[in-house]
Context: one part of a larger RNA
RNA sequence: GAACGAACGCUGGCGGCAGGCCUAACACAUGCAAGUCGAGCGCCCUCUUCGGAGGGAGCGGCAGACGGGUGAGUAACGCGUGGGAAUGUGCCCUUCUCUACGGAAUAGUCCUGGGAAACGACAGCUAAUACCGCAUACGCCCUACGGGGGAAAGAUUUAUCGCCGAAAGAUGGACCCGCGUCUGAUUAGCUAGUUGGUGAGGUAAAGGCUCACCAAGGCGACGAUCAGUAGCUGGUUUGAGAGGAUGAUCAGCCACACUGGAACUGAGACACGGUCCAGACUCCUACGGGAGGCAGCAGUGGGGAAUAUUGCGCAAUGGAGGAAACUCUGACGCAGCCAUGCCGCGUGAGUGAAGAAGGCCUUAGGGUUGUAAAACUCUUUCACCAGGGAAGAUGAUGACGGUACCUGGAGAAGAAGCACCGGCUAACUCCGUGCCAGCAGCCGCGGUAAUACGGAGGGUGCUAGCGUUGUUC
Numbered sequence: 001g002a003a004c005g006a007a008c009g010c011u012g013g014c015g016g017c018a019g020g021c022c023u024a025a026c027a028c029a030u031g032c033a034a035g036u037c038g039a040g041c042g043c044c045c046u047c048u049u050c051g052g053a054g055g056g057a058g059c060g061g062c063a064g065a066c067g068g069g070u071g072a073g074u075a076a077c078g079c080g081u082g083g084g085a086a087u088g089u090g091c092c093c094u095u096c097u098c099u100a101c102g103g104a105a106u107a108g109u110c111c112u113g114g115g116a117a118a119c120g121a122c123a124g125c126u127a128a129u130a131c132c133g134c135a136u137a138c139g140c141c142c143u144a145c146g147g148g149g150g151a152a153a154g155a156u157u158u159a160u161c162g163c164c165g166a167a168a169g170a171u172g173g174a175c176c177c178g179c180g181u182c183u184g185a186u187u188a189g190c191u192a193g194u195u196g197g198u199g200a201g202g203u204a205a206a207g208g209c210u211c212a213c214c215a216a217g218g219c220g221a222c223g224a225u226c227a228g229u230a231g232c233u234g235g236u237u238u239g240a241g242a243g244g245a246u247g248a249u250c251a252g253c254c255a256c257a258c259u260g261g262a263a264c265u266g267a268g269a270c271a272c273g274g275u276c277c278a279g280a281c282u283c284c285u286a287c288g289g290g291a292g293g294c295a296g297c298a299g300u301g302g303g304g305a306a307u308a309u310u311g312c313g314c315a316a317u318g319g320a321g322g323a324a325a326c327u328c329u330g331a332c333g334c335a336g337c338c339a340u341g342c343c344g345c346g347u348g349a350g351u352g353a354a355g356a357a358g359g360c361c362u363u364a365g366g367g368u369u370g371u372a373a374a375a376c377u378c379u380u381u382c383a384c385c386a387g388g389g390a391a392g393a394u395g396a397u398g399a400c401g402g403u404a405c406c407u408g409g410a411g412a413a414g415a416a417g418c419a420c421c422g423g424c425u426a427a428c429u430c431c432g433u434g435c436c437a438g439c440a441g442c443c444g445c446g447g448u449a450a451u452a453c454g455g456a457g458g459g460u461g462c463u464a465g466c467g468u469u470g471u472u473c
Base pairs, nucleotide, nucleotide: 001473002472003471004470006469007468008467009466010465013345014344015343016342017341018340019338020337021303026301027300028299030298031297032296035062036061037060040059041058043056044055045054046053047052069256070255071254078181079180080179081178082177083176084175087173092169094167095166096165099162101133102132103131109124112121114119140149141148142147154161155160182228183227184226189219190218191217194216195215196214197213198212199211200210201209231253232252233251234250235246236245237244238243258279259278260277261276262275281292282291283290284289309335311334312333313332317331318329319328320327321326348378349377350376351375358369359368360367361366382414384409385408386407387406388405392400417462418461419460420459421458422443423442424441428457429456430455431454432453438445439444
């Protein structure tokens, strides 16, 4: 000098754009953040002009694996980059084939009774695109090549939407490898599923992934193992560069969801707002037993030098469901708060010497503040008041918002501070103080004439900021 997710002190007019718990991955009151479909299904309720309309719980389907948050863990094929082969992929696109015949249940509901509640039991009844059997099989799967196995679902406004099987694509995943990826040797040896083979199991899939048997290997001063620290990257920052430091916001990947473990469902999870078990904590309880998980958005307590509203809207963009209308969406779009940063603008302009008064200094003559003020002549940006008033929205639909912007009006009117002035380093005098009080980044100032302390006048620098502290180069 530059930079900052900054903080602190003094000060503070406006706007645009951005940013805003770096600390306790501490604990959380309250509300909201994931639903949707009646064009899959039966039932119940309300209204009814008897045409129908609306609502409810439930079965069923799809979605809840996305979106959003955080960085605890992780030194690892986690990430980055470049390759590889033994893989599955809902919804979407393309092509081909098929959508026959039957059956038994069950929720809801009702009866009985249990429980404080959460919830749950017995008996009866009912539907389906829920479940099962059977038939068929172009591709498909298995095969000892003889053969064997395997599917479907209908709805309605009659035009479509679906369903099953197969192939190909696209998308987004899983796996393997080369290279790169912090510090410590005051960590030198580490390793028994360990290293390899055969066979089997398991997986979507290669593989000690797992198991049985066999062999005795494998890694290591080119730093194994151990310990510490840490999410990685695109980037950011500094620097002429090389390099150093860093990984907020935005984007990609990874990991996590009270702590630990586990699987279920599913195309996909070992699942933030799913399930089960254990633990800690909090709450309810009729003491038998139950409920919960903000590292979603707001918000609270706590910690801290320190970081915002329990706001508006689905109008736009995007997402889920739906044939659609539409519903949901704290994603998102906006508004609120904060000089936290960057950028822009303003706090007036011209004329004005009797160089007024006052202040300060003085050698008492004067000098300086200083064209500064006053005064005169103008202007009206921004703010204010009044009127008009968008784009953003392909037909409708605007939270923002009567916002941006435009026009008119009044009046210099409402709008300047902070640090420094011994040298480094731009800027000097007086008074007070008297090694005191104090200053200080370094050198150093202060013990009676202090340009270094405190005040004043003057000056210098930056300016809605200025200084200090911290960190990096």
Small-subunit ribosomal RNA, 5' domain from an uncultured prokaryote, 473 nucleotides, folded computationally. The prediction has a mean pLDDT of 87.